[in-house]
Molecule: Bacterial RNase P class A
Organism: Jannaschia helgolandensis
């Protein structure tokens, strides 16, 4: 010097003018309350996705256990908690540094495993090997030569073989010998696998020793077994306070066609489309009160498993604990803006051999809504530390 890994912070910088939410003071006026002045706060690392975990709230509901449903899954630890962190085993990539990993169980049962292939689960013989039968065409070679024999063999049938070859993500251990007609854990050795047992290890898993020719492939982001962990909704949760108009109830004061013996009849209007009939209905105004909503108002509201900033102690580390300093948005259809100077990264043109200069140029992803831990997912550009790998130089 180049290349690669990993971790931590920053994400426009100062100022001056006019706004805007909010906390809290002064001063003036009889004053609910107006007016006017002063001080102190005001967007993020993701404030996002709302995907997990919890505070908190209301509803349900004796308490355990079984069972459904759902949700995590190696193993120990951390934490209110967790699907987060941490530290460690396993696998896998990567010369390393480091990085990924729905990483319990497939002899508790059930399914499924396309396509292609002979055969896909307690398989299979497609071609190829080895055998042996038929026919023995043809070669050839011998002889005792119109034939007979012996070898090869095309080509059909039996039967053997799973070592080749060929399909396939996957083909019922691998390789190397022996052995066989040919071949095979058929047998041997080594690796591999499976059982028990010692040792280290809280474990997960490592190691080793002794059997066993090997005895059941993969899929549980298929059902399922197992071990844990789980009541519902959610701040638009909830709680309080309250006008106006409307609609409820209850009491009440006036009205309420005629007849009545108080059942009722009879007359009038209305609706059944229309007539007769017949059935429904008629009639309201005012006052007090009560409870409920609509809308408003106030709580919840931001001091909280608190945050930041710093020392110290334990511990590999996540993280725990002490001590000190500090307070850092609470608005609510919802502020944190506009504007003006100075500066100013990226980027763009030029000039240089280059260090660099000159002129343009004006900053990414996004914005709180009840709070907290957490994951994910966006993000121009800078700063900063620790590790690897190649070259070279000492």
């Nucleotide at each position: 010097g180049c290349g690669g890994g990993g971790g931590g912070c920053c994400g426009g910088a100062c100022g001056g003018c006019c706004g805007c939410c909010u906390g809290u003071g002064g001063g003036g006026g009889a004053a609910a309350c107006c007016c006017u002045u002063g001080c102190g706060g005001g967007a993020g690392g993701a404030a996002a996705g709302u995907c997990c975990g919890g505070a908190c709230u209301c509803c349900a509901c004796a308490a355990a256990g079984c069972g459904a449903c759902g949700g995590u899954g190696c193993c120990g630890g951390g934490u209110a908690a967790c699907g987060c962190c941490c530290g460690g085993g396993c696998g896998g990539g990567g010369c390393a540094a480091c990085c990924c990993g729905a990483c319990g169980g497939a002899c508790a049962g059930c399914g499924c495993c396309a396509c292609a292939g002979a055969g896909a689960a307690c398989a299979g013989a497609c071609c190829g090997c080895c055998u042996u039968c038929g026919c023995g065409a043809c070669a050839u070679u011998g002889c005792u030569c119109u034939g007979c024999a012996a070898u090869g063999g095309a080509c059909g049938g039996g039967g053997g073989u799973c070592a080749g070859g060929g399909u396939g993500a996957a083909a019922c251990g691998g390789u190397g010998g022996g052995g066989u007609a040919a071949g095979a854990g058929c047998c041997c050795a080594c690796c591999g696998g499976g059982g028990g047992g010692g040792c280290g290890g809280c474990a997960a898993c490592g190691u080793u020793c002794c059997c066993c020719g090997c005895a059941u492939g993969g899929c549980a982001a298929g059902c399922c077994c197992c071990a844990c962990c789980g009541g519902g909704a959610g701040c638009a949760a909830u709680g309080c306070c309250a006008a106006a108009u409307a609609g409820g109830g209850a009491c009440u004061c006036c009205g309420c066609g005629c007849c009545u013996u108080c059942g009722g009849g009879c007359a009038u209007c209305g609706g059944u489309g229309c007539u007769u009939u017949g059935c429904c209905g008629a009639a309201g105004g005012g006052g007090u009160c009560c409870g409920g909503g609509u809308u408003g108002g106030c709580a919840g509201c931001u001091g909280g498993a608190g945050g930041c900033c710093g020392c110290g102690a334990a511990g590999c580390g996540a993280u725990u604990c002490g001590c000190g300093g500090u307070c850092c948005a609470g608005a609510g259809g919802a502020a944190u803006g506009g504007u003006c100077g100075u500066c100013g990264a990226a980027c763009c043109g030029g000039a240089g051999c280059g260090a660099u200069c000159c002129g343009g140029g004006g900053a990414a992803c996004a914005g709180a809504a009840u709070c907290c831990g957490g994951c994910u997912u966006a993000c121009a550009g800078g700063c900063u530390c620790c590790c690897c790998g190649c070259a070279c130089a000492u």